[in-house]
RNA sequence: CGAACAAACGGAGGCGCAACCAAGAUGAGUAAUCUACCUAUCGCUUGGGUAGGCUUGGGUAGAUGAAAGGCGAGGUUGCCGAAGGGUGUAAGAUUUACCCAUCUUACAUGCCUGGUUGCAUAGGGAAUACCUAUGUGACUGUCGCAUGAUUUAUGCAUGCGGAGAGCCGUUUGAAAU
Numbered sequence: 001c002g003a004a005c006a007a008a009c010g011g012a013g014g015c016g017c018a019a020c021c022a023a024g025a026u027g028a029g030u031a032a033u034c035u036a037c038c039u040a041u042c043g044c045u046u047g048g049g050u051a052g053g054c055u056u057g058g059g060u061a062g063a064u065g066a067a068a069g070g071c072g073a074g075g076u077u078g079c080c081g082a083a084g085g086g087u088g089u090a091a092g093a094u095u096u097a098c099c100c101a102u103c104u105u106a107c108a109u110g111c112c113u114g115g116u117u118g119c120a121u122a123g124g125g126a127a128u129a130c131c132u133a134u135g136u137g138a139c140u141g142u143c144g145c146a147u148g149a150u151u152u153a154u155g156c157a158u159g160c161g162g163a164g165a166g167c168c169g170u171u172u173g174a175a176a177u
Base pairs, nucleotide, nucleotide: 005173006172007171008170009169010168011167014080016079017078018077019076020075021074024071032064033063034062035061036060037059038058039057040056043054044053045052047100048099049098050097051096083113084112085111086109087108088107089106090105091104092103093102094101114140115139116138117137118136119135120134121133122132123131124130142162143161144160145159146158147157148156150153
């Protein structure tokens, strides 16, 4: 001097991410209750199974008639592995108990995903809402490689590829030379 490498700080991507409050819609003329009538004897009790418990279960008509979760105009806050999953552990809910399954919460985990979005399938959900996963397209940001045009630009366009443990900037340390 300083380009490998390391650390700190500050930033960018856009229908950007998440949390909280929230009018409101949906849930739903549903569940449930009451009245009348009909019907089943093997039914009911949890999403399923096993056990235990119970004697009632189901349907039609009329009347009354919710709620939760999820969504959410708008507002506020925190941010750019924002965040979302998978896996593991623990606690709880769906019940009378156990098992499975599903859901909620907390913690751990550089296992997956750069971001947004369409479609298909599956799971959750009352739902064509919405959420999640997988696959497959499109758009987009970033870096690298190649090519090209030309006003010659650390710029632009096209194509291909990679992944956020990334990319850009500043500062510091600093091997080799």

Lysine riboswitch aptamer from Marinitoga lauensis, 177 nucleotides, folded computationally.
Rfam family: Lysine riboswitch aptamer. For this family Rfam cites "Riboswitches Control Fundamental Biochemical Pathways in Bacillus subtilis and Other Bacteria" (Mandal et al., Cell, 2003).
The sequence was found by an Rfam model in a public genome assembly.